[in-house]
Context: one part of a larger RNA
RNA sequence: UGACGGGGGCCCGCACAAGCGGUGGAGCAUGUGGUUUAAUUCGACGCAACGCGAAGAACCUUACCAGGGCUUGACAUCCACAGGAUUCGAUGGAAACAUUGGAGUGCCCUUCGGGGAACUGUGAGGCAGGUGGUGCAUGGUUGUCGUCAGCUCGUGUCGUGAGAUGUUGGGUUAAGUCCCGCAACGAGCGCAACCCCUAUACUUUGUUGCCAGCGGUUAGGCCGGGCACUCAAAGUAGACUGCCAGAGAGAAUCUGGAGGAGGGUGGGGACGACGUCAAAUCAUCAUGCCCCUUAUGUUCUGGGCGACACACGUGCUACAAUGGUCGGUACAACGGGAGGCAAACCCGCGAGGGGGAGCGAAUCCCCAAAGCCGGUCUCAGUUCGGAUUGCAGGCUGCAACUCGCCUGCAUGAAGCAGGAAUCGCUAGUAAUCGCGGAUCAGCAUGCCGCGGUGAAUACGUUCCCGGGCCUUGUACA
Numbered sequence: 001u002g003a004c005g006g007g008g009g010c011c012c013g014c015a016c017a018a019g020c021g022g023u024g025g026a027g028c029a030u031g032u033g034g035u036u037u038a039a040u041u042c043g044a045c046g047c048a049a050c051g052c053g054a055a056g057a058a059c060c061u062u063a064c065c066a067g068g069g070c071u072u073g074a075c076a077u078c079c080a081c082a083g084g085a086u087u088c089g090a091u092g093g094a095a096a097c098a099u100u101g102g103a104g105u106g107c108c109c110u111u112c113g114g115g116g117a118a119c120u121g122u123g124a125g126g127c128a129g130g131u132g133g134u135g136c137a138u139g140g141u142u143g144u145c146g147u148c149a150g151c152u153c154g155u156g157u158c159g160u161g162a163g164a165u166g167u168u169g170g171g172u173u174a175a176g177u178c179c180c181g182c183a184a185c186g187a188g189c190g191c192a193a194c195c196c197c198u199a200u201a202c203u204u205u206g207u208u209g210c211c212a213g214c215g216g217u218u219a220g221g222c223c224g225g226g227c228a229c230u231c232a233a234a235g236u237a238g239a240c241u242g243c244c245a246g247a248g249a250g251a252a253u254c255u256g257g258a259g260g261a262g263g264g265u266g267g268g269g270a271c272g273a274c275g276u277c278a279a280a281u282c283a284u285c286a287u288g289c290c291c292c293u294u295a296u297g298u299u300c301u302g303g304g305c306g307a308c309a310c311a312c313g314u315g316c317u318a319c320a321a322u323g324g325u326c327g328g329u330a331c332a333a334c335g336g337g338a339g340g341c342a343a344a345c346c347c348g349c350g351a352g353g354g355g356g357a358g359c360g361a362a363u364c365c366c367c368a369a370a371g372c373c374g375g376u377c378u379c380a381g382u383u384c385g386g387a388u389u390g391c392a393g394g395c396u397g398c399a400a401c402u403c404g405c406c407u408g409c410a411u412g413a414a415g416c417a418g419g420a421a422u423c424g425c426u427a428g429u430a431a432u433c434g435c436g437g438a439u440c441a442g443c444a445u446g447c448c449g450c451g452g453u454g455a456a457u458a459c460g461u462u463c464c465c466g467g468g469c470c471u472u473g474u475a476c477a
Stems, first nucleotide, its partner, number of pairs: 001477002003474003007471007015461002019425005026317008034308002042053002064303007073127001077126002079123005086103007107116003129292002132290003138286002140281003143277001145275001150189006156165003169180003195269004200237007209227003214224003240263001243257005319418001323377007335366003340359002345354003384415001389410007431453007
C1' cells in the first nucleotide's frame, strides 16, 4: 500500500422487511448429470453451466457409429498430355460410384495448319485438407463484479524509502454530483449531457390515411368534395429547481406550492472506467506450435445426436365456480408477405381441400383473446383435469418405421394447492389475456418483440446477501 475480520462508523441495492404471484408435490415439454450404447458428436459447470452455443437434428445439417467407395483428393494454384464445353439414356449397385451407348457444337484470334480463354478427364509432384490437440502460446469477441462510482496522471509539497498528499474533512447528490474548507493546483478515463423511442403542442405536407359540415348513395368514406379531426412523418417549441414560500452557512442542496401534457436524472433504451476471475470460446473466424497424410482427409447409404432404473435445473398445463361449457357480441399494437400473404364463395364435423379477387402493399391479405350479454353445470376426481393408448384422417417433404406437426372419434392417468427450502416483481410494474416475428419445406410450452385488462405493499434498515467511503487490528501478500 492492499486484502481480510463472526472490528467500528456512515450510506446504497426487490438485500431484508411489507405485499402479490410462483418454483419445490402431479402430468408433460426442454436442457443437464448419470447410466446404457456400435455411436448415443463436441463445448458450457457456484453466482456468471443446465429452453446455454442450437434464431428449427427425419435425409441434409453432422462434427458421432456401422458398412460401401476415393487417394493431387469434395475445395485452391502451378505443369504436361488428351478431349473438347454441354446434354439425354442403358446396365450393376443401397447410394456414392463403376461400365457403356446416343445427340452435339459454341466464344476470342487465325496465314485455316492451328493457337488462346473457360470446361472435363488422365498423369507427375510442389501441395490441398483436418469441427485433430493446446483458450495455460494467442488475436478477436463475450460473460462477470457493475451503470457499482470509482480508477489514475502532470507539476508542486511531505517522507531515507515503499509511498502519501490531491481523492481526506463539513454538508449534499442517483453519482469523485455539486458547494465550502484544506499544501495543494490542475488534468484524463469514468458520472452526467450530447443519440434513439415514448408522453404535450404548433408548423409543413395530405395519399394508400381521415370524415366535422354539404350533396349523392347500392348504406360500404362507397362517390363528389374537404384536410377541420385521427393518423402519418420531417421540423420547431417545451422542463431549466426557471418562479414563489420555508429550511440551509448570503453555499450546494432539500421540503412544500403555483403554473404545466410532463417536475426536479419525467419513463424506457443504446452506452459498461482502471481492472478482477491463467473466467468462456482453437467448434463462428483468424492464428503460433504439435499431430494425421490410401487417413485424424473426403464421399455415400443406413443408424445415432430422440436410448432410460434414476437425479437436478428451466418451463407449460392443471388441480377448478373470480371456474368449465354452449350460443350471441365488441375493441389492439408490433410486425410479415411474390418460389410469398391469400379474400369472397363452395366442399369437409375438423385438420384441411377446391377456388383464386386483390396485393411487391398506410391501398390487398395474414388478424385477436381475456371482456360483455344470455343459457347450462352445483362441489363431484366432476361437464374439473387432460396424460396415455386405439382407430380413422389431414399437411409438408424424394422419404414421416426408428423420429414431424395437426384433426376427428374413442380412451380418460396423476393431480384436492404441494416438506425442508427457494425465485421474481415497486406501476402501466406484478399478475393475467391473446397477437406478431426470426430460424424455417415441415416442426415452438423456447427465444425476441407487441398490445388488451390491470393490482397489492414499502413501518423501517436490527437482521441475511452484495456493494461504496472513512477508520481500526493483523503473525496474510

Model confidence (mean pLDDT): 85 of 100. This is a predicted structure of a 477-nucleotide part of an RNA (small-subunit ribosomal RNA, 3' major domain) from an uncultured prokaryote. Its Rfam family is "Bacterial small subunit ribosomal RNA".